[in-house]
RNA sequence: CUCUUAUUCAGAGAGGUUGAGGGAUCUGGCCCUAUGACACCUCGGCAACCAUUGGAUGUAUAAAGCAUACAUUCAACAGGUGCCAAUUCCAGCAGAACGGAACUAAACACGUUCUGAAAGAUAAGAG
Numbered sequence: 001c002u003c004u005u006a007u008u009c010a011g012a013g014a015g016g017u018u019g020a021g022g023g024a025u026c027u028g029g030c031c032c033u034a035u036g037a038c039a040c041c042u043c044g045g046c047a048a049c050c051a052u053u054g055g056a057u058g059u060a061u062a063a064a065g066c067a068u069a070c071a072u073u074c075a076a077c078a079g080g081u082g083c084c085a086a087u088u089c090c091a092g093c094a095g096a097a098c099g100g101a102a103c104u105a106a107a108c109a110c111g112u113u114c115u116g117a118a119a120g121a122u123a124a125g126a127g
Stems, first nucleotide, its partner, number of pairs: 001127008013043005021032003026092004044084003049080002052076010088119001093116007
């Protein structure tokens, strides 16, 4: 870097250095920012993807017991990662419902809500 799978409305900030932009990319909106952003460092914290430990249930080892393995689930733990403004800040693409000035009327466009996808992020596995 590519592919696959899972998650993505929960959670968690102080200090120091630096000095002007930042919120992935493009567009639009909205927001953070000289009361110091972004980034980096130190300390602190959050949580359960992997690892570890323990409990329960089920399956297999002919049956029962023991033990082991696997699966599901619950709990503990911060070892490997990750994260600590705003839902991944919101929208964009597709579909549905509703609204709606003008118009004979409908559709489109537009607005709101919902669903899905795409993209991104993180983890685990594979190449």